[in-house]
RNA sequence: AUCCUGGCUCAGAACGAACGCUGGCGGCAGGCUUAACACAUGCAAGUCGAACGAGAUCUUCGGAUCUAGUGGCGGACGGGUGAGUAACGCGUGGGAACGUACCCUUCACUACGGAAUAAUCACUGGAAACGGUGACUAAUACCGUAUACGCCCUUCGGGGGAAAGAAUUUCGGUGAAGGAUCGGCCCGCGUUGGAUUAGGUAGUUGGUGGGGUAAUGGCCUACCAAGCCGACGAUCCAUAGCUGGUUUUAGAGGAUGAUCAGCCACACUGGGACUGAGACACGGCCCAGACUCCUACGGGAGGCAGCAGUGGGGAAUCUUAGACAAUGGGGGAAACCCUGAUCUAGCCAUGCCGCGUGAGUGACGAAGGCCCUAGGGUCGUAAAGCUCUUUCAACGGUGAAGAUAAUGACGGUAGCCGUAGAAGAAACCCCGGCUAACUCCGUGCCAGCAGCCGCGGUAAUACGGAGGGGGUUAGCGUUGUUCGGAAUUACUGGGCGUAAAGCGCGCGUAGGCGGAUUGGAAAGUUGGGGGUGAAAUCCCGGGGCUCAACCCCGGAACUGCCUCCAAAACUAUCAGUCUAGAGUUCGAGAGAGGUGAGUGGAAUUCCGAGUGUAGAGGUGAAAUUCGUAGAUAUUCGGAGGAACACCAGUGGCGAAGGCGGCUCACUGGGCUCGAUACUGACGCUGAGGUGCACGAAAGUGUGGGGAGCAAACAUGGCAAUUAGAUACCCUGGUAGUCCACGCCGUAAACGAUGUCAAUGCUAGUUGUCGGGUAGCAUUCAUAUUCCUUGGUGACGCAGCUAACGCGAUGAAGCUUGACCGCCUGGGGAGUACGGCCGCAAGGUUAAAACUCAAAGGAAUUGACGGGGACCCGCACAAGCGGUGGAUGAUGUGGAUUAAUUCGAUGCAACGCGAAAAACCUUACCUACGCUUGACAUGCCAGGAACUUUCCAGAGAUGGAUUGGUGCCCGAAAGGGAACCUGGACACAGGUGCUGCAUGGCUGUCGUCAGCUCGUGUCGUGAGAUGUUGGGUUAAGUCCCGCAACGAGCGCAACCCUUUUCCUUAGUUGCUACGCAAGGGCACUCUAGGGAUACUGCCGGUGACAAACCGGAGGAAGGUGGGGAUGACGUCAAGUCCUCAUGGCCCUUAUGUGUAGGGCUUCACACGUCAUACAAUGGUCGGUACAGAGGGUCGCCAACCCGCGAGGGGGAGCCAAUCCCAGAAAACCGAUCGUAGUCCGGAUCGCACUCUGCAACUCGAGUGCGUGAAGUCGGAAUCGCUAGUAAUCGCGGAUCAGCAUGUCGCGGUGAAUACGUUCCCGGGUCUUGUACACACCGCCCGUCGCACCAUGGGAGUGGGUUUUGCCAGAAGUGGGUAGCCUAACCCGCAAGGAGGGCGCUUACCACGGCAGGGCUCAUGACUGGGGGUGAAGUCGUAACAAGGUAACCAAUCACUAGAG
Repeated sequence: AUCCUGGCUCAGAACGAACGCUGGCGGCAGGCUUAACACAUGCAAGUCGAACGAGAUCUUCGGAUCUAGUGGCGGACGGGUGAGUAACGCGUGGGAACGUACCCUUCACUACGGAAUAAUCACUGGAAACGGUGACUAAUACCGUAUACGCCCUUCGGGGGAAAGAAUUUCGGUGAAGGAUCGGCCCGCGUUGGAUUAGGUAGUUGGUGGGGUAAUGGCCUACCAAGCCGACGAUCCAUAGCUGGUUUUAGAGGAUGAUCAGCCACACUGGGACUGAGACACGGCCCAGACUCCUACGGGAGGCAGCAGUGGGGAAUCUUAGACAAUGGGGGAAACCCUGAUCUAGCCAUGCCGCGUGAGUGACGAAGGCCCUAGGGUCGUAAAGCUCUUUCAACGGUGAAGAUAAUGACGGUAGCCGUAGAAGAAACCCCGGCUAACUCCGUGCCAGCAGCCGCGGUAAUACGGAGGGGGUUAGCGUUGUUCGGAAUUACUGGGCGUAAAGCGCGCGUAGGCGGAUUGGAAAGUUGGGGGUGAAAUCCCGGGGCUCAACCCCGGAACUGCCUCCAAAACUAUCAGUCUAGAGUUCGAGAGAGGUGAGUGGAAUUCCGAGUGUAGAGGUGAAAUUCGUAGAUAUUCGGAGGAACACCAGUGGCGAAGGCGGCUCACUGGGCUCGAUACUGACGCUGAGGUGCACGAAAGUGUGGGGAGCAAACAUGGCAAUUAGAUACCCUGGUAGUCCACGCCGUAAACGAUGUCAAUGCUAGUUGUCGGGUAGCAUUCAUAUUCCUUGGUGACGCAGCUAACGCGAUGAAGCUUGACCGCCUGGGGAGUACGGCCGCAAGGUUAAAACUCAAAGGAAUUGACGGGGACCCGCACAAGCGGUGGAUGAUGUGGAUUAAUUCGAUGCAACGCGAAAAACCUUACCUACGCUUGACAUGCCAGGAACUUUCCAGAGAUGGAUUGGUGCCCGAAAGGGAACCUGGACACAGGUGCUGCAUGGCUGUCGUCAGCUCGUGUCGUGAGAUGUUGGGUUAAGUCCCGCAACGAGCGCAACCCUUUUCCUUAGUUGCUACGCAAGGGCACUCUAGGGAUACUGCCGGUGACAAACCGGAGGAAGGUGGGGAUGACGUCAAGUCCUCAUGGCCCUUAUGUGUAGGGCUUCACACGUCAUACAAUGGUCGGUACAGAGGGUCGCCAACCCGCGAGGGGGAGCCAAUCCCAGAAAACCGAUCGUAGUCCGGAUCGCACUCUGCAACUCGAGUGCGUGAAGUCGGAAUCGCUAGUAAUCGCGGAUCAGCAUGUCGCGGUGAAUACGUUCCCGGGUCUUGUACACACCGCCCGUCGCACCAUGGGAGUGGGUUUUGCCAGAAGUGGGUAGCCUAACCCGCAAGGAGGGCGCUUACCACGGCAGGGCUCAUGACUGGGGGUGAAGUCGUAACAAGGUAACCAAUCACUAGAG
């Protein structure tokens, strides 16, 4: 980088919204989602005088009006709210045992009487609210009688029950029947989450009698029975008004239940009834409670979840408005009255819809802003200017519809006409990607941004500002919520081998599903009809407001439920039949299947005895240990326990776990063949569950056993580690391992793959085990072959799969399946709490808070591995010589200093930049100076340039002074070029910073053999192939093969040099001419051109190839030697101090000049070298042979002087001519004799030489004297494979002088390479990977600190529910000693009956006591718990064979990782 899985996030729509910035107009809607919190004030339900008496006022005396009261109707509607309710509450569709005022229809009636009572008056109590006593009075108030077709009850004989009048029409009243409307009740179906809520229930379930109700019913009561509900989820807990609809969506679904409409529930909290047609009653009553108010303290009053409004809560939601004009409601005969219902207006951009903020022209492309490559570009026809228009708003006028006669709150409103003038009217968010839109400045991991990814550490399209741009527009953005995208809960429409996901495995209950055939019925199913599915909404077609939003009309739809008719294929059901599924019987045959009993040999250990002697054992190496008291070894005998070599096999058996010596007994299952029959769907799966089970190892209980092995353990030992070693290794060793009987119930219990089926389907090939038939051939009774059947393996087509892979083993394929289990991002966590199981260990079931934006699978390319294979290299080995020890030189670090300038830092910095620091160089320090400047260009003025001398000063510099008038054009004046001086400004200047902004150059891997491309092919893709493979090579060099074929950059060759020859040319070279001169050009040599070498030839090996080996010839032989030449790239490698350059910084200084100093310091450490330590040597003497270079500010000969460095001298040479320049080692002699020396030369002293303005800091050299360390160098480490190493000298660059450095040159001239095991580096292929900043990677846990959420916790506080008991207001029902009692009934009367009050009793609210359950909050302390944090501490467990393979389960011990 890829494909997949999988979460997170965004773009859309919606909103009763809120917040920020902004705000011109209109229409239509909407407006306490929170405290069912508390409420001041006003209003929200009255009306009727044609029911009634009375009072007051007025009077035209006819009467009218008003008022409290009696009476009637209405206050059960309308309006509000959603607390409660998981329910027949709601939705939908049905049902029977009911009621219904007002309204409609029909039938009938409306007769005769009676007793009271408010008002009012008198007296009186009380603060008040409100009463008390006495007296008077009316009614459509109350009561009786009469009547009763129909009505009600009935024992079928009978019994019971009405009325109201007022009046002019007309309005009423009573009984009954029917209707309409509205309501009560019952039932089917639907209606949230939790099983970490599994059992619930005593009036409970049913029956009978009775009571009660309008009515059914345990609704209530007595008795009887013991039922009823529940895994299709009872009970309990939590949450919630339900619906039409609304919103989203392609749909299915999801979310929601504001406004409008239907139903329900509630009215301060709890209880209760009264009245009534209707209530257990929002603006009625009684009681209890809390709260508020009044009070004379005795007692009273109240209920905005009606409309406004107030406080409070809150992110947040309006006026204490107008009117009954319209629509509706109540009362009334009506007029009319009432109506915060309603209709309107007010406030609010809260939403939806519409309109406007101007239009045309206008280039100098104005000014200005911004950017700029300095040319220009852009804002931009935008503005200004000119010509127009007037919607909206403003002002003036006119002025509706809504009304069908009157009546208009809205309202002088909508609309219309007119007037003036571009006039009064634009913002908000965004511009890194997703996502439309880019630049500059500021800032510098700061300030800040952020929906996700992520921006910000000096060049930020991501922060802030600006310019420009994009989007929407009276709004824009943010926040919150819902749906969508999300096929991310998958019905439509997902999955489970490895990504999350198959229960460890059977049996089996419920449930689900189920073979063939005939008939019946018709539950599902299908078709048709009927009823219903309220209206509104959505959709379609019309219509009305100028359009739209909005409103009106019609249609369709409402996917549903009920019902009737029909059909009978399929499923279910009932009845019958069948045999193909399933099972049974008989015989034969395979097997480590299970259980029990017996038995066998080998080995280990122990014991006894013999032989025998010093070790044995153990390891990487050792030690602990055993052994002279005789081990180990060896021989014999014995004891005991455990396990069963070979056979043995990707072989067999079993459901899985698992099963292995042999024999016997009992026993389970499977397969095949044959035989005859039998049963007749008896089947498959399988939640729970199991009086059913099974289930490795470890563990546990009781009792045995104990040879070996072996957690723990041993103050055991050893080794290793920079350190530690509580480990790995060793020596011992207990539980355990074994047996019996119980428990545990888990494993990476794996094929990481549930079971079963359609004698299903879909190319083949090849093993093997069991059974069988058949034929053939051989052998002569066994093997082989073919076929078939059941297992068990390896490949492989199609197909599938993200890929890996699977692939006839019923597949990981196809056609259809059946049933079960399980999954839904990572972590927290398989954890906490609760339940169940367990002796314990623990198991099982199983969350949340919080946190992250990933976690994961498969494959790819790299990189890496203390993985593998092959190959190469002075990589090792074999050798030679060194370094590391000494002294010195030089560089670096460190230290020091005013400064010790800067850079380079593993290899690939360190005799490096520097091919030369006394001054200069020089960049550093100190001091003194200059400021358009030491240097460049432009302008102005003056002067030629240049030069002599003097003074002050350390010098730079300052002051004075002498000579000098040039060149070109021009008649002259004057101008020009170069140069100098002065002036002002643009600018110069910087070895200042950033090599992590860069160019260029360079190092390095590495002169390693690699790095790529085009086309094709393969793969979903990243990519692969080619480039791999077999050979071969120094080489991706070549050959062969091959889905590859070709090509490029590299390799090689072409270039230079060296070696041989030929040819040409010979001066300064050479010389066969004896030397010189001269001659000559054969040779040497020089420098031009050519030739030669190509595995060409021969033999062998090899695939007949490439090539290799050997040989010949040749000066040279297999790239002959050396050089130049450095692929794609890596290291943010090095260099801003070579140069160039962006940005930043300095500008009387970080620029520039001068003098002096420093870079040369010195306890120390490192690198690279020089010289040595000696005899292969030192010293002395003699003597021979190079190559390549350099030379005029130069090299310098001969000769002279000096011991010498050197001095004098001056010939020659611009060089094959002259000079530097004597090469040295070597060779020949002499001496020294193993010693700190005749080795070694440091250091120091004295005296000199040379260079240079100048040798103090700080040069080199010479002579004499001095004579240090050092006697071959620890661990470690470097170079070199032939003219090489080693050794010897010579020259050049730099340079006034200075070389142990460096670059070159030649002389002398070796040793060794068996080989590739190991170390290092590299290449190719392969393998593993949790790495990709690529092992200097990644990463785990404890501890420490900070923060966060959570568990336990002695308890504490609250809520809720329940059990038992106490208590008992108001009220209703029952009872009734006491008191009272008009009408009506009985009685002549007294009185009674009846009624009321009181008392009492049953039920019951509040309240109280005691005890449980559930739940919330809080709590000292605690959990070595969890998560997150900056760069903390300790180790290094995992990823590579991760250095002891890792992981799973259990056990034990441990500071952690872990063992």
A computed fold for a 1459-nucleotide RNA from an uncultured bacterium, annotated as small-subunit ribosomal RNA.